Small-subunit ribosomal RNA from an uncultured prokaryote, 1508 nucleotides, folded computationally. The coordinates come from a structure-prediction model, not an experiment, and the mean pLDDT is 84. The RNAcentral record of the sequence draws on ENA.
[in-house]
């Protein structure tokens, strides 16, 4: 610090997701040790049991229990034991009294608050502590305990009697303080311990007291320290779908109350107070130091530790006290639990342990007060679940270990393999060594210092008490603890796992599985070769842990203060005016609020950071520093902002004289046109459409002419012209009225800009009331179209459109661009105004206001914008934060309604989107080509047959090919073989290859069984080379490695092939342009068969294609002349180049020539080229062939071959026989033969080319009607043979018929091939003589030696072509042309397509699931208001009852207590609202689902342009 993911690719926008750090965690697998920290986040749920707050006898009366002493008694009276008595002593249960139970410990329910944080303030209090001042005199009366009784189950309680005090109450004195009539009045206390000598008092004595003294305590004040209470500024979550709240409310006065200010309370008076800077209400929530994260700013959290607050079963209340409205106190109410004798009582773990429950989840009913701290005490000491320790838990952090070195035969085993090997891997074993740690044994710090005793010194004092200080003094105090630590012993010994390995992201192979099982954080894997599932081997990462899940921050500049945006991606409000607010021109003076600087206080400790030293290191703990960005106070500065004052004129405005204009409102006027009505003329149609129909018309339409009445709209002018804020505004005239512009002067003096709420205006449609209604025209009706047509088209037609008044308030209300201000190159058109010169018109120049087109810089993702900014800046407002759900629901406001404004969530997806690029496609456009159409000729489709395919059948009908690009295709040939299929029989190292062992020459004859393969028997035969060892070849036997497979996968492949297409295209290098995909080149103007060529040109060149080079053919020349040829010469024959000869010709086959737009004319751009012509055998690639670019179709082929993987291995392999591939209701393709007279038949007769031939072609001759047969010459071929070419021509016949056409089918008889023609061959003869009389829709081929027609040959082959491949003979017609069909090429255009239109995609319906709205209601929670109610308690009142201290001689009084009453008030209840949650028959839309149904709305002109 970034990465993945939208696309074919690109840039951008934008969401989702990952890598990091962290946690009081949990879960899964695993687990050696130690240190240190942490450990109910859930039910503030309920709690058994134990403990958590007591202490003081030096305050008191005392003595239940324990111990001691004394006295007495008893037991044999040294002793000992027992008993009785004595509080005499140590001590002490219960009680009175004091202090403490308000601390410590727990929890976070409540609380949005002066609760907390921070900084301040004034009207306060205080037990214990410190300092200080003064004092502690003299009296009195009770009540517990105890005793006696009574009630009760208990808890407990009543009555009577005795008694002490540091308990209680007076008196005296008294400062402060309080009251005051200013005279005065009120106003406290307590003693106790230690030591002591004389005197005194009491006493029989013991002794007690007085007295002196030390200490402590007490009372009243004054200070301090510390703690507590109160007040204030600022800060402190979300919601406006919560907008108004408040009556003690806000303030004042009097009174009360409090420790204290205060509506804190009360009476009266006033009517205030709070709120858009968010009151009130609702939801959530303890706050902070800090913690986590982050570069920071921020964001999230508030466990442990620390500060504050609140709470203690729930609610209320007070008492006591210095302090509480009190966790382990009290009273009352409620719920719950327990005891009960049913009358009544008891209780509160959110203390420490622990239990149940809840939950994913959180520990021991431990030890000790040794340390630190707390309470009480003079102290010893006691208490202390605070605390210190231990236990449990890998919960976190930190540290250590599980060995170290050596060791290649690179062991075995595993895994992989291309079979060679590689890897695990120096890893192991082996050898040598070490012993941390765990174990055993032994030793052994520190945490401990005080207090106590002793001694010394000091103070006070009479004093050696007491007290204080000191000590090499004395004896002690450890829960942890078997401590830490150290030493010894033995032995590598006891100690490694987890996750991951497709990309992100480090790490790869095999096997299994086969869209199954499964994985997954995102993208996505899995449908037979899965690096993505599962296992294994190997590897990577971390390591006593590792992963997963949850959560927070980060990345996320994805809420943007730092640090984002709004033309088209989400986003400028429809427009203006204007309130609050925000911002604001120039100059001067002043102020000091903002701002800046200095100083002071504070910002608790801990934490974080830096730096030391301490635990062996570290975590940890500790010393010091820094920091704590804040707040307050104070001193200064005065530039800027703000405030104040005074001025200015450049902003803004006013006045003057002008200008343009569909600016607005009202009234009036006009002509053209449509339709209607009346009338004339006139006759059969009109109207409408793609074509029609409905409609109108003989009752006279349309057309034409004249007139009338009526409504609406204003042609031309008219213009990216004008005006207006926008919506919008268009005949003419008048009236009223708003704004703008330019000019020159004068005036005001910042008066300005923006604008949340608010107000006004606001197209069309729509609504209300009343008019009006010509045309047009939703709805509706009819007619067409259509599969349907609730549409598009046609004929009609009502609301509406128009007017007046009132509503509605929305639009793609758009420049998809808020308003205002300033600045920033140019060029050009136009509207309005002013000015200058001139020819005073026009044009030109300058300036300004509008409105347009280009364009520089700049900006932008790009497109584009560019002085009318989307540039550079400033001010203010509005708005956005992934798509869908949804501009929807609910709530509120507005509206007559329709509806509008405001405006979510659940759920769901990983995208949605913008711009541009390349393709593809378009019922887009332009240009061009092709037997593509057209023009022609001949076919197919109908018949019969042949052949192939589908289907069906079958034991099998082997397999493949399936639009074009399968279907006389693989197959250039299935009777057996082929053959792969079926049935039956049969073999198992195999029919075939290599290696090994053994035997044998190889080979061969005959017989038997069998369908045969095969099995058995049998005959002949002993070979070749040799260095004599042996070797080569062949056959058989055996064993295992292996053979074999036309078994699967053409979607794992090579090779080969088809097709687009013989179409003219397809690319590259360098350069340039673009952020980029890409573009350019290859486009453009011409031209061509052609990306062929020329020109232009940010391109210049080049490759593969085109063309040419190659072959055949057409002309000529030359060379050669056999097997070919024969003109001339000669010979011969019945005849024939037959012979001699010849090379002239034909021909053969070698080499050349020739054709190149070369020449001429024209056109064209002086080009390329085209047109015409000449010459020429041939003319514009002469005609054919071979030749097939980049690529497309996962096209075809695993059955030609090769080859990966999988599968079979006595069978899916091998062999044999027979059968099948030849089946047959049917459908299709390709052909043949025909339907006849341009013909059939018969007879005669003429002319080819190219091929083939020894397992062959076969002459001639004989024979057969014939297919053929017999015999046999020649030929290894320019020699011989196949080989008579046929159509044609010349004659004859048939006479339009199912025929003398046609030949299928069938019967019979044969021939040939072949082991073999039954299934299942071809041919011949005789006989038979079917359909068929030119073929529906549709469809195919062909542009010249072509179509058509005629025959000939070859491959395959024993035999078997109507097929295929070739050959020649005869030999046409037509092409105006490119509108249309099909296919293709180039350019361009729009696109929501990219699997690319056989694309994409919308809505209803049906089914399933999910969340949600409405809903008669139902059930909870919270809360408002009203009236009633009223426990305990406090305050007030008090007729009743009662009462120790004080007063009083007494009666009685003062005061108190109980009771009663009253005010306030908790719980609970009633009535009625509000709000929220859950649920609800039924119902609404929404979302998601596999191949459902119906249509085809959108994307191309999407077939009616689309959208609002």
């Nucleotide at each position: 610090a970034g990465g993945g993911u939208u696309u074919g690719a690109u840039c951008c926008u934008g969401g989702c997701u990952c890598a990091g750090a962290u946690u009081g965690a949990a879960c899964g697998c695993u687990g050696g040790c130690g240190g240190u920290a942490u450990g109910c986040u859930u039910a503030a749920c309920a709690c058994a049991u134990g403990c958590a707050a007591g202490u003081c006898g030096a305050a008191c009366g005392g003595c239940a229990g324990c111990a001691a002493a004394u006295a007495c008694c008893u037991g044999c009276u040294u002793g000992c034991a027992g008993g009785u008595a004595u509080g005499u002593u140590g001590g002490c249960g219960a009680g009175u009294g004091g202090c403490g139970g308000a601390c410590g410990g727990g929890u976070g329910a409540g609380u949005a608050a002066c609760g907390c944080g921070u900084a301040g303030g004034a009207a306060u209090c205080a037990a214990c502590c410190u300092u200080u001042u003064a004092g502690c005199g003299g009296g009195g009366g009770u009540c517990a305990a105890c005793c006696u009784u009574a009630g009760g189950a208990a808890a407990c309680u009543g009555a009577g009697g005795c008694u002490a005090a540091u308990a209680c109450c007076g008196c005296a004195u008294a400062u402060a303080c309080u009251c005051u009539a200013c005279g005065g009045a009120g106003g406290a206390a307590a003693g106790c311990u230690g030591g002591g000598g004389a005197g005194c008092u009491c006493g029989a004595a013991a002794g007690a007291g007085u007295c002196c003294u030390c200490g402590u305590g007490c009372u009243a004040g004054a200070a301090g320290a510390u703690g507590a209470a109160c007040c204030u500024g600022c800060g402190u979550u979300a919601g406006a779908u919560u907008a108004g709240c408040u009556u003690g409310u806000u303030g004042g006065u009097g009174g009360g109350g409090u420790a204290a200010a205060g509506g804190c309370c009360u009476a009266c008076c006033a009517a205030g107070g709070c709120g858009a800077u968010g009151a009130u209400c609702u939801a959530u929530g303890g706050c902070u130091g800090u913690u986590c994260u982050g570069a920071g700013a921020g964001g999230a959290a508030g466990a442990u530790c620390a500060g504050c607050c609140a709470c203690a079963c729930u609610g209320g209340g007070a008492c006591u006290g210095a302090g509480a409205c009190a966790c382990g106190g009290c009273c009352c109410a409620g719920a719950c639990u327990c005891c009960u004798a049913c009358g009544g009582g008891a209780g509160g773990c959110a203390g420490c342990a622990g239990u149940a429950g809840g939950g994913a989840a959180u520990a021991u009913u431990g030890c000790a007060c040794a340390a630190u701290g707390g309470g009480c005490g003079a102290a010893a000491g006691c208490c202390u679940g605070a605390u210190g320790c231990a236990g449990c838990a890998a919960u976190g952090c930190c540290g250590c270990g599980u060995g170290u070195g050596u060791g290649a035969a690179g062991a075995a085993g595993g895994c992989c393999u291309g079979c060679g090997g590689g890897u695990u891997g120096u890893a192991a074993a082996g050898c040598a060594c070490u012993u941390u740690u765990a174990g055993u044994a032994g030793g052994g710090a520190g945490g401990a210092a005080a207090a106590a005793g002793c001694a010394a010194u000091g103070c006070c004092a009479a004093a050696u008490a007491c007290c204080a200080u000191u000590g090499u003094c004395u004896a002690u105090u450890g829960a942890c603890g078997u401590u830490a630590c150290c030493u010894a012993c033995a032995g590598a010994a006891g100690a490694a796992g987890c996750a991951c390995c497709g990309g992100c992201u480090a790490a790869c192979u095999c096997u299994g599985u086969g869209c199954c099982a499964g994985c997954a954080g995102c993208c996505g894997c899995g449908g037979u070769a899965a690096u993505a599932c599962a296992g294994a081997g190997g590897g990577u990462g971390c390591g006593a842990g590792c992963g997963u899940u949850a959560a927070u921050c980060g990345g996320a500049a994805u809420u943007a203060c730092u640090g984002g945006g709004c033309g088209u991606a989400a986003a400028g409000a429809g427009u203006a005016c204007g309130u609050a607010g925000g911002c604001g021109g120039u100059u001067a003076u002043u102020u000091a609020a903002g701002u800046c600087g200095g100083a002071u206080g504070u910002g608790g400790a801990a934490u974080c950071c830096c730096u030391g030293g301490g635990c062996u290191c570290a975590a940890c703990a500790u010393g010091g520093g820094a920091a704590u960005u804040g707040c307050a106070c104070u001193c200064g500065a005065a530039a800027c902002u703000g405030g104040a004052u005074a001025a200015c004129u450049a902003g803004a405005g006013u006045a003057c004289a002008g200008c343009a204009g569909a600016g607005g409102a009202a009234a009036g006027u006009g002509g053209a046109a449509u339709a209607u009505c009346u009338a004339c003329u006139g006759u059969a149609g009109c109207g409408g459409u793609g074509a029609a129909c409905u409609g109108c018309g003989u009752a006279g339409a349309u057309a034409u002419u004249a007139g009338a009445a009526g409504g609406a709209a204003c042609a031309c002018c008219a213009g990216u012209g004008g005006c207006g804020a926008a919506g919008g505004c268009g005949a003419c005239u008048u009236u009223c009225u708003g704004g703008g512009c330019a000019g020159a002067u004068a005036c005001u003096g910042a008066c300005g800009c923006u604008g949340a709420g608010g107000u006004a205006c606001g197209a069309a449609a729509g609504c209300g009331u009343g008019g009006g209604g010509a045309g047009c025209a939703a709805a509706c009706a009819g007619g067409a179209u259509u599969a349907g047509a609730u549409a598009c088209c046609c004929u009609g037609g009502u609301a509406g459109u128009c007017c007046a008044c009132g509503c509605c308030c929305u639009a793609a209300a758009c420049g998809a661009u808020g308003a205002g201000a300033a600045c920033u190159a140019g060029c050009u058109g136009u509207u309005g105004g002013a000015g200058g010169a001139a020819u005073a018109u026009a044009a030109u120049c300058c300036u300004u206001u509008g409105u347009g087109g280009c364009g520089a810089a700049g900006c932008u993702a790009a497109c584009g914008c560019a002085a009318u900014a989307a540039g550079u800046u400033c001010u203010c407002c509005g708005c956005c934060u992934g798509g869908g759900g949804a501009g929807u629901a609910c709530g509120g406001c507005c509206g007559c309604a329709a509806g509008g404004c405001u405006a979510a969530a659940a759920c769901u997806c990983a995208a949605a989107g913008g711009a541009a690029u390349u393709g593809a496609g378009g019922g887009g456009g332009g240009c061009c080509c092709g037997c593509a159409c057209a023009a022609g000729c001949g076919g197919u489709g109908g018949a019969g047959c042949a052949u192939g395919u589908g289907g069906u059948u079958u034991a099998a009908u082997u397999c493949g090919a399936u639009g074009a690009u399968a279907c006389c295709c693989g197959a250039a040939a299935a009777a057996c073989c082929u053959u792969a299929c079926c049935u039956a029989c049969u073999c198992u190292u195999g029919a075939c290859a290599u290696c090994c062992u053994g035997a044998g020459a190889a080979c061969u004859u005959u017989c038997u069984a069998g369908a045969g393969a095969u099995a058995g028997a049998u005959u002949g035969g002993u070979g070749c080379c040799u260095u004599c060892g042996g070797g080569a070849g062949c056959u058989c036997u055996g064993u295992g490695a292996c053979a074999g497979g036309u078994g699967c996968u053409g979607c794992a492949u090579g090779g080969c092939u088809g097709u687009c297409g013989u179409c003219a295209g397809u690319u590259c290098g360098u350069g340039u342009c673009g952020u980029g995909a890409g573009a350019u080149g290859u486009u453009g103007g011409g031209u061509u068969a052609a990306g062929u060529c020329c020109c232009a040109u940010a391109a210049c060149g080049a490759g593969c294609g085109c063309a040419a080079c190659c072959c055949c053919u057409a002309u000529c020349c030359u060379u050669a002349g056999u097997u070919g040829c024969c003109a001339g010469c000669g010979a011969g024959u019945a005849a024939u180049g037959u012979c001699g000869g010849g090379g002239a010709c034909u021909c053969u086959a070698g080499g050349g020539a020739g054709a190149c737009u070369g020449c001429c004319g024209g056109u064209g751009a002086u080009a390329a080229a085209c047109c015409g012509g000449a010459g020429g055998a041939a003319g514009g690639u002469g005609g054919g062939g071979a030749u097939g670019a980049u690529g497309u179709c996962a096209a075809g082929u695993c059955a030609u071959c090769a080859a990966g993987g999988c599968c079979c291995u006595u069978a899916u392999g091998g062999g044999u026989a027979g059968g099948g591939c030849u089946a047959c209701a049917c459908a299709c393709g390709u052909g043949c033969u025909a339907c006849a007279a341009u013909g059939g038949c018969u007879g005669g007769u003429a002319c080819a080319g190219a091929g083939g031939g020894c397992u062959g072609c076969u002459a001639a001759c004989u024979u057969g009607c014939g297919a053929g047969a017999g015999u046999a010459c020649g030929c290894u071929a320019a020699u011989c043979c196949c080989u008579u070419a046929a159509a044609g021509c010349c004659a004859g016949u048939c006479c339009u018929a199912g025929u003398c056409c046609g030949g299928a089918u069938u019967g019979g008889a044969g021939u040939c091939u072949g082991c073999a023609a039954c299934u299942c061959g071809a041919c011949u003869c005789c006989a038979u003589g079917a359909a068929g009389c030119u073929g529906g829709a549709a469809u195919c081929g062909c542009u010249a030696g072509u179509a058509a027609u005629c025959g000939c040959g070859g491959a395959u082959c024993a035999g078997a072509a109507u097929g295929c491949c070739g050959c020649g003979g005869u030999g046409a017609a037509u092409u105006c042309g490119u509108u249309c069909c099909c296919g293709g090429g180039c350019c361009u255009u729009g696109u929501a397509c990219a699997c690319a239109c056989c694309g994409c995609c919308c809505g209803u319906c049906a089914c399933a699931c999910c969340a949600u709205g409405g809903g008669a209601g139902u059930g909870g929670g919270u809360u408002g208001c009203a009236a009633a109610a009223g426990a305990a308690g406090u305050g007030g009142g008090u007729a009743g009852a009662u009462u120790a201290a004080c007063c009083g001689c007494a009666a009685g009084g003062a005061g108190g207590u109980c009771g009663c009453u009253u005010a306030c008030c908790a719980c609970g209840g009633u009535a009625u609202g509000a709000u929220u949650c859950a649920u609800g028959a039924c119902u609404g839309g929404g979302g998601u689902g596999a191949a459902g149904u119906c249509g085809u709305a959108a994307c191309a002109a999407g077939g009616u342009a689309g959208c609002c």